Context: one part of a larger RNA
RNA sequence: CCCUGGUCAAGGAACUCGGCAAUCUAGCCCCGUACCCUCGGAAGAAGGGGUGCCUCGUCAGGGUGACCCUGUACAGGGGGAGCCCGAGGAGGUCGCAGUGAAUGGGCUCAAGCGACUGUUUAACAAAAACACAUGUCUCUGCUAAGCCGCAAGGCGAUGUAUAGGGGCUGACACCUGCCCAGUGCCGGAAGGUUAAGGGGAGGGGUUAGCCGCAAGGCAAAGCCCUAAACCGAAGCCCCGGUGAACGGCGGCCGUAACUAUAACGGUCCUAAGGUAGCGAAAUUCCUUGUCGGGUAAGUUCCGACCUGCACGAAUGGUGUAACGACUUGAGCGCUGUCUCGACCAGGGACUCG
Numbered sequence: 001c002c003c004u005g006g007u008c009a010a011g012g013a014a015c016u017c018g019g020c021a022a023u024c025u026a027g028c029c030c031c032g033u034a035c036c037c038u039c040g041g042a043a044g045a046a047g048g049g050g051u052g053c054c055u056c057g058u059c060a061g062g063g064u065g066a067c068c069c070u071g072u073a074c075a076g077g078g079g080g081a082g083c084c085c086g087a088g089g090a091g092g093u094c095g096c097a098g099u100g101a102a103u104g105g106g107c108u109c110a111a112g113c114g115a116c117u118g119u120u121u122a123a124c125a126a127a128a129a130c131a132c133a134u135g136u137c138u139c140u141g142c143u144a145a146g147c148c149g150c151a152a153g154g155c156g157a158u159g160u161a162u163a164g165g166g167g168c169u170g171a172c173a174c175c176u177g178c179c180c181a182g183u184g185c186c187g188g189a190a191g192g193u194u195a196a197g198g199g200g201a202g203g204g205g206u207u208a209g210c211c212g213c214a215a216g217g218c219a220a221a222g223c224c225c226u227a228a229a230c231c232g233a234a235g236c237c238c239c240g241g242u243g244a245a246c247g248g249c250g251g252c253c254g255u256a257a258c259u260a261u262a263a264c265g266g267u268c269c270u271a272a273g274g275u276a277g278c279g280a281a282a283u284u285c286c287u288u289g290u291c292g293g294g295u296a297a298g299u300u301c302c303g304a305c306c307u308g309c310a311c312g313a314a315u316g317g318u319g320u321a322a323c324g325a326c327u328u329g330a331g332c333g334c335u336g337u338c339u340c341g342a343c344c345a346g347g348g349a350c351u352c353g
Stems, first nucleotide, its partner, number of pairs: 001348008010339002014337001019334001027051005036041001038171001052093005061085004067079004094098001106332007113324002118130002135168006146155003172319004177249003182246002184242005191237003197231002202226005209218003250268005277311001278308001289305005
């Protein structure tokens, strides 16, 4: 010096990113207990008091119950030894201290997020992430849809739409606005486009033959190559629907008898221009916004305001009792976290082997 324990004057978070760590608290009995609330809770809220041993103790009360009495009765009624449990009261007694050791909640206020119990990155993350009950959309009529498999076959399910698969949301309460132009999905089938295939006009190759003195030219059938009209589904175009489908939800200018502001007007664009609610927010750049609260002093925190760079309604919006080894702020208690360090014990370090 390091590690693991222990103690400390005065102060008591001044430490620090942050009370991290370590104290405090603690069992049982009694008293007492707020806001809020889904009436279950919150709650062991908080905050107080008691706690050993001895005597009264042949005690209150309770359990069991031999046996006795009554009785027509083995029913019923009455009494009751012994054994066991045992609250409360009174008196006494010892210590600094009586849950004397060990085990064994610190508490409160406020906010965010997630309803909750659960689940998770085995070995750096336990959470606000996942799941969840609930809600909703969609597919599926049974040889179901969906999934595994080349198939046979299997799961779904020895189920049958109050069932099963998939997506989103995520208790509960109040709600969930506008846009179908684009994309997707569903429906439609008149028209346009459109494959293989059907069809085969026409064109070409070959050569019996014919013409020609020859070179060469023409050329039927057959075979072969090619091939235009025309007939050809779904799809796409097209016509509709659909947002708890993917998604989207404006700009400029002016205007009121102080000023400011603009209920109001004009204009451009759009498929439609963000409704309720919330809002410097887990979202706010400017920003430590401004005001209020808390502090002597507060970039954090709480309550407001709204100028929302860039909230917003099941990629859910806003609330919410209970719950949380979650996150943030504040307080009480308590402390070697600190002022500021000291000492003690054990184990290392060091020396020898």

Annotation:
Model confidence (mean pLDDT): 87 of 100. The part of an RNA shown here (large-subunit ribosomal RNA, domain IV) has 353 nucleotides and comes from a bacterium. The full RNA is in RNAcentral, with records from ENA. It matches the Rfam family "Bacterial large subunit ribosomal RNA".